[in-house]
Molecule: RNase P RNA; transfer RNA
Organism: Nitrospirota bacterium
RNA sequence: AAGGCCGUCCGGGCGGCCGCUGUCCCGCGACUUCUCUUCCUCUUACCCUCUCCCCUCGCGGGAGAGGGGCGGGGGUGAGGGGGACGGGGUAGAGGAAAGUCCGAACUCCGCAGGGCAGGGUGCUGGAUAACGUCCAGGGGGGGCAACCCCACGGAAAGUGCCACAGAAAACAAACCGCCGCGCUGAUUUCUCUUCCUUGUUCCCUCUCCCCUCGCGGGAGAGGGGCGGGGGCGAGGGGGAUGCGGGGUAAGGGUGAAACGGCGAGGUAAGAGCUCACCGCCCCGGUGGCGACAUUCGGGGGCAUGGCAAACCCCACCCGGAGCAAGACCAAAUAGGGGGACGAUUGAGGGCGGCCCGCCCGAGGUCCCCGGGUCAGGUCGCACGAGGCGCCGGGUAACCGGCGUCCCAGAGGAAUGGUCGCCGUCCGGCUCCUGCGAGGGGGUUGGAUACAGAAUUCGGCUUACAGGGCGGCUUUGGGA
RNA sequence: GCCCACGUAGCUCAGUCGGUAGAGCACAUCCUUGGUAAGGAUGAGGUCACCAGUUCGAUCCUGGUCGUGGGCU
Numbered sequence: 001a002a003g004g005c006c007g008u009c010c011g012g013g014c015g016g017c018c019g020c021u022g023u024c025c026c027g028c029g030a031c032u033u034c035u036c037u038u039c040c041u042c043u044u045a046c047c048c049u050c051u052c053c054c055c056u057c058g059c060g061g062g063a064g065a066g067g068g069g070c071g072g073g074g075g076u077g078a079g080g081g082g083g084a085c086g087g088g089g090u091a092g093a094g095g096a097a098a099g100u101c102c103g104a105a106c107u108c109c110g111c112a113g114g115g116c117a118g119g120g121u122g123c124u125g126g127a128u129a130a131c132g133u134c135c136a137g138g139g140g141g142g143g144c145a146a147c148c149c150c151a152c153g154g155a156a157a158g159u160g161c162c163a164c165a166g167a168a169a170a171c172a173a174a175c176c177g178c179c180g181c182g183c184u185g186a187u188u189u190c191u192c193u194u195c196c197u198u199g200u201u202c203c204c205u206c207u208c209c210c211c212u213c214g215c216g217g218g219a220g221a222g223g224g225g226c227g228g229g230g231g232c233g234a235g236g237g238g239g240a241u242g243c244g245g246g247g248u249a250a251g252g253g254u255g256a257a258a259c260g261g262c263g264a265g266g267u268a269a270g271a272g273c274u275c276a277c278c279g280c281c282c283c284g285g286u287g288g289c290g291a292c293a294u295u296c297g298g299g300g301g302c303a304u305g306g307c308a309a310a311c312c313c314c315a316c317c318c319g320g321a322g323c324a325a326g327a328c329c330a331a332a333u334a335g336g337g338g339g340a341c342g343a344u345u346g347a348g349g350g351c352g353g354c355c356c357g358c359c360c361g362a363g364g365u366c367c368c369c370g371g372g373u374c375a376g377g378u379c380g381c382a383c384g385a386g387g388c389g390c391c392g393g394g395u396a397a398c399c400g401g402c403g404u405c406c407c408a409g410a411g412g413a414a415u416g417g418u419c420g421c422c423g424u425c426c427g428g429c430u431c432c433u434g435c436g437a438g439g440g441g442g443u444u445g446g447a448u449a450c451a452g453a454a455u456u457c458g459g460c461u462u463a464c465a466g467g468g469c470g471g472c473u474u475u476g477g478g479a
Numbered sequence: 480g481c482c483c484a485c486g487u488a489g490c491u492c493a494g495u496c497g498g499u500a501g502a503g504c505a506c507a508u509c510c511u512u513g514g515u516a517a518g519g520a521u522g523a524g525g526u527c528a529c530c531a532g533u534u535c536g537a538u539c540c541u542g543g544u545c546g547u548g549g550g551c552u
Stems, first nucleotide, its partner, number of pairs: 001475010012422007020092008031082006038075005044069001046068009094450001098461002101459005106322004113356004118318005123137005138152001139150004153313002158311002160307003175252002177248003181244003188237005194231007202224009260278002263275003279302001280300005285294003326379004336369006348360003386405008423448011480551007489504004498535001506522005528544005
C1' cells in the first nucleotide's frame, strides 16, 4: 500500500420566516359549573292563621284564601373552579420507534387442582424477572490466517421411509465375475483293426529292347515290403460349451448412500480367516463442576447405513386472553320480529381444547334480525427489571455500592415546512504537486438513507445514502 | 394498535405423514359443417409469492421477507 476479519460510534450543523403537540405562568371581553346573598314565578300526601260547609260536636272531616318550609325555573350581585382566546417560558422520535418472531411486567377471566390432548425448547456450565436471548467452554464444519457458522439429546425402545438406477436399500442378498463337485461331452490327440489312394535309391515274378551273352544293362506291367494322405469301426487321454447343485464377497457396474481401509500371509477361489499399521466400539484408570478429552491400561475382529426441521422416546417448560386488557363516570338498555331447546333421568349457562371436579338453573335459556345510546369522558399512561458517571466483584454475560438526572405522551394521531449558508459523499472540467499510484485547490452538477412512538420493558430478525474510531490477519514493497 | 388465515397455469381451485404437479373453463392446431356453434382429437402454457436452512431430493418440513384478506371497542 492493497485485500480481508472483528468490535464500536455517528447517521447532518447554524440562522431567518411560518407552523404542530404536551406542560407551566400571566392577562381579561365571551362560555360553563359550584357556593352564598337577594328578587320574581310555579308546585305541594308538610306546618300555622282566617273564612265557609258537613257531622257521630272532637285539638273531627272537606273546600278556599293568606303566610312559612321543601323543591323546580328565571334574574341581580359577590366569591371559587373549569375552559377558550391572546402573550410568554419550557420539553418534544429511533438505532432500528419496523416485523409482531420469542420472553416478561400489568390487567381481567373457573385463582388455574388432577388427567388426557396440544405447543415449545434440546451439547455443558453460568447470567437473568424470564427467554428460543446473552456469556464462557466442549464437539463438528469452513477459511492460508484473523475469524466465522452449527435446531448439536436418542437411529444397538419401537414403527415408518430411502424414488430412479442397481443383483441387493438393511435380522442382508448374490447379477456379472472367480473357484471346486456331478452330468453333458463340440473339438482335438494317442493306440489297434480294416479299406482306398499315392510315393519309393528296397525285394520277387512276367513281357519287350540292347549287348562285352552274365542271376549283364535299360524300359514297362503286376505283386510284396516301407513311408505319406484319407475313410469306416473299437478303445484310451484331454476337455470347449451347456445344465444341476455348492463356495465366495477380493474385482466390475448402479446409486446420495453398498455392511471398516490398505498391504502381506493364507486359500480351490476368497474372506478380519490370520497378522502389521490406521480407523471404530466396549470397560477401567486419569484430568475436568460438566459437556468432553486421553499420548494411559485392558478387551473386542467390527457388531452399530442414513433420515427424528417423519411418527416417536427421554428431559425440562407452558392455564387462557390481551391496554380495543381492564376500572370509574355519563347516557342507554322502551316496545317488536324470526328460530332452536327445555321439565329434575337436567335444556342451557358460568367454562376459555376435552374429561373429572365445582357453581347457577325453569313461564325460562340461547342465537339471529331490527331498534336505542355513543364522532362519549376520565383513569390505566410515563419514576422505570430507568439513563449517565465513578468505584468494587467476576475471564465474560452480569451483579453490587455511591453520586447525579427527570427524559414525548397524541387519540385520524404533534415532533414539521420553506429559504440561505456550511458540512459529507459521488461524477465532470481545470490548476498545482509527484517518476508513479495518488494528494491538494478552484468551479460545476447530483445525492444526503432506512424509516417514524401509540401500555411498558428485555431480546431476536429485517431495512439502511454514507462516514468516523479502535484492534487483528494475509500478500507485496521499502528501511 | 392487538390477533388470525391465505398465496399453485390467463381465471377458479385440487394435490402434501417429501420422490420431481394436475382438473374445469379459457387459448392454439386439426377433424366434423356450405359456414358457425356444439362435439371429437392433439397440443402449448407453471421461477408452486420470494430468500435461506434440513434432506440424496422440498409445492409439502423449519426460519425469515413480501403481498392479500379477515376479526377484535